[in-house]
Molecule: FMN riboswitch aptamer (RFN element)
């Protein structure tokens, strides 16, 4: 340093003006937010995972155009998209709830092998 065990840690952010109304942190305008691996260079939108649902087969969201560059759906500029489920005086990515819950995955010790 390599492999492989074991333990124990870490492991998700967001409603702030305003309008309408009887009631909206749920609709409207405007703001806000972005998990984990990987990618010739940094990612919510590119390839996969995870958390949800499931009849246990699987199902499950979104991006352009330009620019630099040897490489960037990832930087930069510029204009857009997307967001489980269950609950609510009224439809929720941001509020409550399952959740002090799972979890990709990072990380640390220990002791083995090489």
């Nucleotide at each position: 340093c390599g492999u492989g065990a074991a333990a124990c840690u870490u492991g998700g952010g967001g409603c702030g003006g305003a309008g309408u109304g009887a009631g909206a942190u749920u609709c409207u305008c405007c703001a806000c937010c972005g998990g984990c691996g990987g990618u010739u260079a940094a990612a919510g939108u590119c390839c996969g995972c995870g958390a949800g649902c499931u009849u246990c087969g699987g199902c499950a969201g979104a991006c352009u155009c330009g620019g630099c560059g040897c490489a960037a759906u990832u930087c930069c500029g510029a204009g857009a998209c997307c967001g489980a489920c269950g609950g609510u005086u009224a439809c929720a990515g941001u509020c409550c709830g399952g959740a002090a819950g799972a979890g990709a995955a990072a990380g640390u010790u220990u002791g083995a092998c090489g």